[in-house]
RNA sequence: CGGAUGUGAUGCCUAGGGUUCCGGCUUCUCCAGGGAAGUGUCUGGUCCGAGAGGCUCGGGCCGGCUUUGCCGGUUGCACGGAGGGAUAAAAGCCCGGGAGAC
Numbered sequence: 001c002g003g004a005u006g007u008g009a010u011g012c013c014u015a016g017g018g019u020u021c022c023g024g025c026u027u028c029u030c031c032a033g034g035g036a037a038g039u040g041u042c043u044g045g046u047c048c049g050a051g052a053g054g055c056u057c058g059g060g061c062c063g064g065c066u067u068u069g070c071c072g073g074u075u076g077c078a079c080g081g082a083g084g085g086a087u088a089a090a091a092g093c094c095c096g097g098g099a100g101a102c
Stems, first nucleotide, its partner, number of pairs: 007058003011055003016048002021045002023042001024039007059075007077097001079100001083095003
């Protein structure tokens, strides 16, 4: 100096994530049932959620067959900041299989 270019999902879920809403807790208040403020240093429900996690569906490739299709196989590898962005907020989200490293 050059070189890896890696199938899609406005599908489901998980690790993980925070705090709009619900619930919990604390305080205050009117009053027996509510209301207000605070708290994620509250396990939770809702919510967000992986390129390098799982599953499903589609697509690609290969093979077979009784061939306008069906069936089977295969779809490998993947270390990674800082910073910025969205949302109520944060994150393994997005920039991003990026910079860089090997």